Context: one part of a larger RNA
Molecule: small-subunit ribosomal RNA, central domain
Organism: metagenome
RNA sequence: CUGGGCGUAAAGAGCGCGUAGGCGGCGCUGUAAGUCGGAUGUGAAAGCCCUGGGCUCAACCUGGGAACUGCAUUCGAUACUGCAGUGCUAGAGUAUGGUAGAGGAUGGCGGAAUUCCCGGUGUAGCGGUGAAAUGCGUAGAGAUCGGGAGGAACAUCAGUGGCGAAGGCGGCCAUCUGGACCAAUACUGACGCUGAGGCGCGAAAGCGUGGGUAGCAAACAGGAUUAGAUACCCUGGUAGUCCACGCCGUAAACGAUGUCAACUAGACGUUGGGGGAGUAAAUCUCUUAGUGUCGCAGCUAACGCGAUAAGUUGACCGCCUGGGGAGUACGGCCGCAAGGCUAAAACUC
Numbered sequence: 001c002u003g004g005g006c007g008u009a010a011a012g013a014g015c016g017c018g019u020a021g022g023c024g025g026c027g028c029u030g031u032a033a034g035u036c037g038g039a040u041g042u043g044a045a046a047g048c049c050c051u052g053g054g055c056u057c058a059a060c061c062u063g064g065g066a067a068c069u070g071c072a073u074u075c076g077a078u079a080c081u082g083c084a085g086u087g088c089u090a091g092a093g094u095a096u097g098g099u100a101g102a103g104g105a106u107g108g109c110g111g112a113a114u115u116c117c118c119g120g121u122g123u124a125g126c127g128g129u130g131a132a133a134u135g136c137g138u139a140g141a142g143a144u145c146g147g148g149a150g151g152a153a154c155a156u157c158a159g160u161g162g163c164g165a166a167g168g169c170g171g172c173c174a175u176c177u178g179g180a181c182c183a184a185u186a187c188u189g190a191c192g193c194u195g196a197g198g199c200g201c202g203a204a205a206g207c208g209u210g211g212g213u214a215g216c217a218a219a220c221a222g223g224a225u226u227a228g229a230u231a232c233c234c235u236g237g238u239a240g241u242c243c244a245c246g247c248c249g250u251a252a253a254c255g256a257u258g259u260c261a262a263c264u265a266g267a268c269g270u271u272g273g274g275g276g277a278g279u280a281a282a283u284c285u286c287u288u289a290g291u292g293u294c295g296c297a298g299c300u301a302a303c304g305c306g307a308u309a310a311g312u313u314g315a316c317c318g319c320c321u322g323g324g325g326a327g328u329a330c331g332g333c334c335g336c337a338a339g340g341c342u343a344a345a346a347c348u349c
Base pairs, nucleotide, nucleotide: 004320005319006318007303008302012317014201015200016199017198021194022193023192025088026087027086028085029084030083031082033081034080035077036076037075038074039073040072041071042070049065050064051063052062053061054060091191092188093187094186095185096184097182098181099180103177104176105175106174107173108172109171110154115149116148117147118146119145120144121143125136126135162169163168206247207246208245209244210243211242215241216240220236221235222234223233258316259315260314261313262312263311266294267293268292269291270290271289272288273287274286275285276284277283298305299304322349323348324347331342332341333340334339
């Protein structure tokens, strides 16, 4: 290097867009670069292999042949690949008409609840726990009623429901905006797939500047528990959680399952659309795009997967190669920092 692999044993990059590259639908014509065939030249000798000969044999020496799987030139072949031209519509896309949706951004609005403030009623407790205590309360708490302030999150609806590439997205309204799906036609005419680098997006925590702060709550303080208790429980409580802008770039970023395409029994549920039967509702049925459960064949070490494949194949990318050392050191790149990315070895079992 090849061979072998990547759901759980080591291994799918967190996700997308896309450059180079790799790969690429159907027909015809041309070309003949790849490909295939012939011829010629060359492919030194020795060696290896085959077959003769010479030292008594052998090693050894020596004659001939084959081989040298290659390269060049030339003459042909044209199925496949390439290249050039032309055409096609089944891939891909565009238009028209509809549909569903927590898809994204910005602005505004709403009610319930917690907390705090003011006022009324009212009196001795409240709170908390396994039990307590710290804490709050006669300076009037807790309870209850009225008023006000402010921040954050949106009960029910709610659903192995929906949308999004992933992260993720849930009160209502408006504006701007991305994608998907369905039906029937028309159009473009391979415009496609993948994608090293690259670029963008990327939960939470964290960082910078400025704001905001109701609740919650690392740190911290106190009370308990305990042999101790730097914890679990309780009372408080600051960063943070929220907003704007800028960083960070990680995760059990999970379906632990890369993307795209084709093919391969069924059964039942559910979401969006379309068609048919039914007067209509109900219901039944066909089809299409999702999303679930079970299951044949097949696959799998087993578990399990099973048209949403881990089945049968193709294209392209990423990744793995015993455990520890170590996702570490060093170097480089990135970052304000925290750190991230890339990534060893000695040694050891």